[in-house]
Molecule: FMN riboswitch aptamer (RFN element)
RNA sequence: CAUUUGUUUCAGGGCGAGGUGCAAUUCCUCACCGGCGGUAUAGUCCGCGAACCGUGCAAACGGCUGAACCGGUGCAAUUCCGGUACCGACGGUACAGUCCGGAUGGAAGAAACAGAUU
Numbered sequence: 001c002a003u004u005u006g007u008u009u010c011a012g013g014g015c016g017a018g019g020u021g022c023a024a025u026u027c028c029u030c031a032c033c034g035g036c037g038g039u040a041u042a043g044u045c046c047g048c049g050a051a052c053c054g055u056g057c058a059a060a061c062g063g064c065u066g067a068a069c070c071g072g073u074g075c076a077a078u079u080c081c082g083g084u085a086c087c088g089a090c091g092g093u094a095c096a097g098u099c100c101g102g103a104u105g106g107a108a109g110a111a112a113c114a115g116a117u118u
Base pairs, nucleotide, nucleotide: 002117003116004115005114006113007112008111009110010109016030017029018028019027031098032097033088034087035048036047037046038045043086044085052063053062054061055060068084069083070082071081072080090101091100092099
């Protein structure tokens, strides 16, 4: 240095203003936010996690899984720059990406340390 095993820690952001109304951070106008790995730097490419659905006493297994174009620079960018768009689980409640709840949870993964092997 590499491979591998284990332990520990960490691991999601956002409603501000106005309007209607008995009532809305839920509707309407404007506003605001962007998990992890890959790749020329990505919410919208490829892959993954969570959530959700099914089977099951459970462990677990299976399924489903949103949304972008145009122009520019460059060896290289659906990732940068400019412009204009779009998307966002479930339960609750006046209809919720932003409030409350499951969740002091789980997890993609990241880091540190220790052991083993070469």